[in-house]
This record gives sequence, C1' cells and structure tokens, in this order.
RNA sequence: GCCGGCGUAGCUCAGCUGGUAGAGCAGAUGUUUUGUAAACAUCAGGUCGUGGGUUCGAUCCCCUCCGCCGGCU
Repeated sequence: GCCGGCGUAGCUCAGCUGGUAGAGCAGAUGUUUUGUAAACAUCAGGUCGUGGGUUCGAUCCCCUCCGCCGGCU
C1' cells in the first nucleotide's frame, strides 16, 4: 500500500430483508435475614466510533475519516 471483519449501556453481546434499541453480568432501591451473602421484585444507565449523503424515516443502505483484529504484498 491492497483486501476483509469488527466498533451498540460500566463489561460480554443481540438487534429478524430501514419503522421510536434489548438481554445477561455489574450498579441502585425494596422484600427476606440478627447481619452479610444468596434469592425475588422494581429502577436507573445509550449523541448505536466521527462527519456527511439517500430516505417521510437510518444501529441497519452509500461515502469519508478514526480505532482494533486478521490476511496479502
């Protein structure tokens, strides 16, 4: 330099051919317990890597850039 994959909650990851973003763990609160843990219930937490484009509408499609991984030279 070229090609490919990935980037979504604090972490690990889903998201069905475009239609208002979810799970598990972690966190907070409550119940229970002498207390802690466990269990159960509830809650909070997101500019979907950046900037543009297409569209009535983009996590999803197109382009640029950034980061990580792999391959080729």